[in-house]
RNA sequence: GGGUGUGGUCAGACGGUCGCCCUCGGUCAAGUGCCGAGCGAGGAAAGUCCGAACACGACAGGACACGGUGGUGGCUAACGACCACCAGCAUUGACGCAUGCUCGGGACAGUGCCACAGAAAACAAACCGCCUUGGCGCAAGCCACGGCAAGGGUGAAAAGGUGCGGUAAGAGCGCACCGCUGCCUCGGUGACGGGGCAGGCAGGGCAAACCCCACCGCGUGCAAGCGCAAGCAGUCCUCUGACGGUUCAGCCGUCGCCUGCUGUCCGCAGGUCGAGGACGGGUAGCGUGCUUCGAGGCCAUCGGCAACGGUGGUCCAGAGAGAAAUGGCCGUCACCCGCAAGGGAACAGAAUUCGGCUUACGACCACAGCGUUGG
Numbered sequence: 001g002g003g004u005g006u007g008g009u010c011a012g013a014c015g016g017u018c019g020c021c022c023u024c025g026g027u028c029a030a031g032u033g034c035c036g037a038g039c040g041a042g043g044a045a046a047g048u049c050c051g052a053a054c055a056c057g058a059c060a061g062g063a064c065a066c067g068g069u070g071g072u073g074g075c076u077a078a079c080g081a082c083c084a085c086c087a088g089c090a091u092u093g094a095c096g097c098a099u100g101c102u103c104g105g106g107a108c109a110g111u112g113c114c115a116c117a118g119a120a121a122a123c124a125a126a127c128c129g130c131c132u133u134g135g136c137g138c139a140a141g142c143c144a145c146g147g148c149a150a151g152g153g154u155g156a157a158a159a160g161g162u163g164c165g166g167u168a169a170g171a172g173c174g175c176a177c178c179g180c181u182g183c184c185u186c187g188g189u190g191a192c193g194g195g196g197c198a199g200g201c202a203g204g205g206c207a208a209a210c211c212c213c214a215c216c217g218c219g220u221g222c223a224a225g226c227g228c229a230a231g232c233a234g235u236c237c238u239c240u241g242a243c244g245g246u247u248c249a250g251c252c253g254u255c256g257c258c259u260g261c262u263g264u265c266c267g268c269a270g271g272u273c274g275a276g277g278a279c280g281g282g283u284a285g286c287g288u289g290c291u292u293c294g295a296g297g298c299c300a301u302c303g304g305c306a307a308c309g310g311u312g313g314u315c316c317a318g319a320g321a322g323a324a325a326u327g328g329c330c331g332u333c334a335c336c337c338g339c340a341a342g343g344g345a346a347c348a349g350a351a352u353u354c355g356g357c358u359u360a361c362g363a364c365c366a367c368a369g370c371g372u373u374g375g
Stems, first nucleotide, its partner, number of pairs: 004368007012333007020040001022038006028031001042347001046358002049356005054221004066217005071085004086104001087102004093373005105212002110210002112206003127152002129148003133144004160178006179201001180199008225288004234279006241255006256272006296315008335344003
């Protein structure tokens, strides 16, 4: 000097000008007009991976099924988040601390699997090898019955490790130390750790295979839902010409009524089975949910190693759309690079709201080892 990690702060400021969404006010000749004012993204608004609030549906209790979590103790509204601790691993030539990482319950409940290589991958086994005895052979050596598992070899993994003794050769066969198992004891809330005694040693791994154990978990998400409610359809009620003829779901004639040509009369054409009201459900639409008083921020203090919690004080103007507005340009100042001219300024875009996690990313600040010992 650079990189990375952890923690913290910030995410340009002011002015001008042209625009956008929403709200409020004003205005007129009433147009989705014009004028004015106010307000307008983030630390991750992102991924939608966990956990909640809230809402609706379901639900006596229990069980099955399914899903999730998994060392211990805390913390929290809740959590798979967070904090502390334990164990193991990494980092070291070695040891201790510090630091980092861990889907960190159970492999004598049962089932299953362990590629390739290898004799053998689990009721262990014997390829090379070592050894006694016997046989053959002049010998080197070969063969057979047995003993062995030390050495070699395979493998990710092969029934403790090192050394001494022992033996025909070997072997926890015996012994010492280390490891392990069981019991006792001490410390700790606990995971677990220290010490002692006893035992030659139990029999590999995989549960991110099924499974077992403990605990947790109903489903769907604001396009949840709640209220009001055009039109159309439905149910009910009320009203809605008369007379005549006829071959009668109807047709014809006369008069009346309505509409149009046309203001009036005449005439002509068309119409005369629809109209009104009430009701419940409910579509469009409107309102609400919806928005900074919230599991809120800051400061002080107390408890706690910490996460976090208690108390007191103080602050709160600040998008709320419904397919989506939050923007562009110019100037000055500030920041970074450069002698200067000049250049640079990241990731990114709210959609009911919170707590986390993860991912993306610019600038600045702080902190990121030490002791003992061997060669």